[in-house]
RNA sequence: GGACAGCCAUCGCCGAGUCCCCGUACGGCGCGAGCCAGGGGAGCCGGGGACCCAUCGCAGUCCCUGGGGUGAAUCGGACGCCCGCGCACCGCGAGGGGGUCCGUAGGAGACCUUCCUGCUCCGAACCCGUCAGCUAACCCGGUAGGCGAGAAGGAAGGAAAG
Numbered sequence: 001g002g003a004c005a006g007c008c009a010u011c012g013c014c015g016a017g018u019c020c021c022c023g024u025a026c027g028g029c030g031c032g033a034g035c036c037a038g039g040g041g042a043g044c045c046g047g048g049g050a051c052c053c054a055u056c057g058c059a060g061u062c063c064c065u066g067g068g069g070u071g072a073a074u075c076g077g078a079c080g081c082c083c084g085c086g087c088a089c090c091g092c093g094a095g096g097g098g099g100u101c102c103g104u105a106g107g108a109g110a111c112c113u114u115c116c117u118g119c120u121c122c123g124a125a126c127c128c129g130u131c132a133g134c135u136a137a138c139c140c141g142g143u144a145g146g147c148g149a150g151a152a153g154g155a156a157g158g159a160a161a162g
Stems, first nucleotide, its partner, number of pairs: 011148004018042005027036003043143006053133001066131001067128004075103005081097003085093003106122004111158007
């Protein structure tokens, strides 16, 4: 000097997922300050839920397939694997599940908003249970988790500083 791993503090990024009080006189941990579980409030996010509005028709073909929500995370293509089915065999066809890769609707990237160009990354997961358009009043729920990558340039308007 560099690399890896852990802890603490600070700063920052994605995200609604932040802040305050009690807890602290009782549950757990700690010698203790205190921390956690738990409870309450504010802010923020989401769902359900009227009137009005929206939907509603015609023709042809096919079919009887649930539908909906959170979230940026949706829709295709290619190639293997597994499952059972049919044809009647060593292959073919249709279906379901799962995997890899490629693309893609969309989303993110260091004060904020909009637009243009460009680069990088993500493009998951879960829930309700046959029910849901919008929706005032009203009702219900959530407030987790992950990360440390730096790619910006231009135009306009703000904010901040001087």